[in-house]
Context: one part of a larger RNA
């Protein structure tokens, strides 16, 4: 100098930062990942309209609910337990890889099917959750056809490389695909009155190419320890064959007997790496809180499904410990999300407030969901800043207080008086931004189109704020509301006096006290720093 600090005494105000470092202990309660009716059937509400035999019925718009369906849920948010390397940091390969969604581009979407949830009906069960039968729909699901710049496989032959190759062209045989639904709108022209057809938009299939992402290799670097000296049997190399998106003992079957190790192998101990961050003139040492990049984890071991992507924080299944529940037969449960308990602890905060921005998820939109985020609370835990007044005021230096040689000195222009000002708090009145771009709806213009619907699109109009009774300004009144801590033997700025008498009791070193103690304690003065100041504990 420095800290995510703590602890003592002491506290006015504000801006930015920061706060569970210890038990990866247990955890009550609410919230943290929904979201689409413009995929699909159904169920119940409202209003409007047509029929009515007044019971109803059947259309249309608007919504609510649960189901199938799609997409999200692999992000986003936490911790740092494990890990000394399957990590991380640098550099670099993939002729060994894969990739939803975005963005460019090719081509394409025919015929059929046969079921399911929801639903209703029976019916188990205490409850979690079920069961048996009847029907029902789709952008669920299944076949079949068609199918190429697509996929094997085989064979030619050209170019090009960096061993194994790679890359165009082109032939044969084989495989492989879809939802033509969806939504708005329409003159004609067709209708079985639903539509077909035409237009706009978006989805659906198979490909190419891009971006971002992901996997896999190799090099070097990456703590302590020899009071660890050998380890090693899928080890180490080969054919081969399985596996994987993809190399590869990853895996298997055979074969060979290798591989590593004093340049430290195996073992042990510690530890998440990194950018950084402190400190230091530098070299270096020490860290790795916040923020950012990667990695590993989600009660504790394990396993896989689903998907473009997990072997998955608020998914599944087995097994373990714990906890709540039971009608005892069984069932639920996972805060290392936000906030908030309880316990260990010197120690670390509100069960807020909003989705106004920002950014993410779904959706054509409106919108709906976000404890991500933006905000506000609490805590001198840091760094900044401001303030507690300012002038004047004693040749009577008031009065108290301390000291005294008793003459006086000093606290001290300090106060008191007078005169002025209101920063900042607090009241009280008044005004009052920025963050708001958007999107939506309207209007005008272009383009698409048969169109003046519809749609896209530019430019104008309206329109949204949690914070916020904020910031900021103006007024009013009044020095009112605002100063401590530590230290005065030396180092070290700063002395007197009294109690005490090797007691009591300071101390960072040195060392002070045993009757004149500037070194204990307590007044008085004085140094330092100052909303802080001193101790402790680490770090250079």
């Nucleotide at each position: 100098a420095g800290u995510g600090a703590a602890c003592g005494u002491u506290g006015g105000c504000g801006g930015c930062g920061u706060g569970g470092a210890u038990u990866a202990g247990g955890c009550a309660u609410g919230c943290a990942a929904g979201u689409c009716g413009a995929a699909c059937g159904c169920a119940g509400g409202a209003c409007c309209g047509g029929c009515u035999u007044c019971g109803g019925u059947u259309g249309g718009u608007c919504u609510u609910g649960a189901g199938u369906g799609g997409c999200g849920a692999a992000a986003g948010g936490g911790u740092g337990a494990g890990u000394a390397a399957u990590g991380c940091a640098u550099a670099a390969a993939c002729a060994a890889u894969c990739u939803g969604c975005c963005c460019c581009u090719g081509a394409g979407a025919c015929u059929g099917g046969g079921a399911u949830a929801g639903c209703u009906a029976c019916u188990g069960g205490a409850a979690a959750c079920g069961g048996u039968a009847g029907g029902u729909a789709a952008u669920a699901c299944c076949a079949g056809a068609u199918g190429g710049c697509c996929c094997c496989a085989c064979g030619a032959u050209g170019u090009g490389g960096c061993a194994u190759c790679a890359c165009g062209a082109u032939g044969u045989g084989g495989g492989u695909a879809a939802a033509c639904g969806g939504u708005a709108g329409g003159g004609a022209u067709c209708u079985u009155c639903g539509g077909a057809c035409c237009u706009u938009c978006u989805g659906c299939u198979c490909g190419g190419g891009g971006a971002g992402g992901a996997g896999u290799u190799u090099a070097u670097g990456u703590c302590c320890u020899a009071u660890u000296a050998g380890c090693u049997a899928g080890u180490u190399g080969g054919u081969g064959a399985g596996g994987u998106a993809a190399u590869g003992g990853c895996u298997c079957a055979c074969c060979a007997a290798g591989g590593c190790u004093g340049u430290g192998a195996u073992g042990g101990g510690u530890a998440g790496c990194u950018g950084g961050u402190c400190u230091g003139a530098g070299a270096g040492g020490a860290u790795g809180g916040u923020c950012a990049g990667c990695c590993a984890c989600a009660c504790u071991g394990g396993g896989a499904c689903u998907g473009a992507g997990a072997c998955a924080c608020u998914g599944c299944c087995c097994a373990g410990a714990c906890u709540c529940u039971u009608a005892c037969g069984g069932g639920a449960g996972g805060c290392u999300g936000c906030a908030g308990u309880c316990g260990a602890g010197a120690a670390u905060c509100u069960u807020c407030c909003g989705c106004a921005a920002u950014g993410g998820g779904c959706g054509a939109a409106a919108g709906c969901c976000u404890g991500a985020c933006g905000g506000a609370g609490c805590g001198a835990c840091g760094c900044c800043g401001c303030g507690u007044g300012g002038a004047g005021g004693a040749u009577c230096g008031a009065a108290g207080g301390c000291c005294u040689u008793c003459g006086g000195g000093u606290u001290g222009u300090a106060a008191a008086c007078u005169c002025c000002u209101u920063u900042c708090a607090a009241g009280c009145g008044g005004g009052g931004a920025c963050g708001a771009a958007u999107a939506g709806c309207u209007g005008u213009g272009c383009g698409u189109u048969a169109a003046u619907a519809g749609c896209g699109u530019a430019c104008g109009g309206u329109g949204u704020g949690a914070c916020a009774u904020a910031a900021c300004c103006c007024g009013c009144a009044g020095a009112a509301g605002a100063a401590g801590c530590u230290c005065c033997g030396g180092c070290u700025a700063a002395c007197c006096c009294u109690g005490u008498g090797c007691c009591a009791g300071c101390a960072g070193c040195c060392g002070c006290g045993g009757u004149a103690a500037u070194a204990c304690a307590g007044g008085g003065g004085g140094a330092g720093c100052g909303a802080a100041c001193g101790u402790u504990a680490c770090u250079c």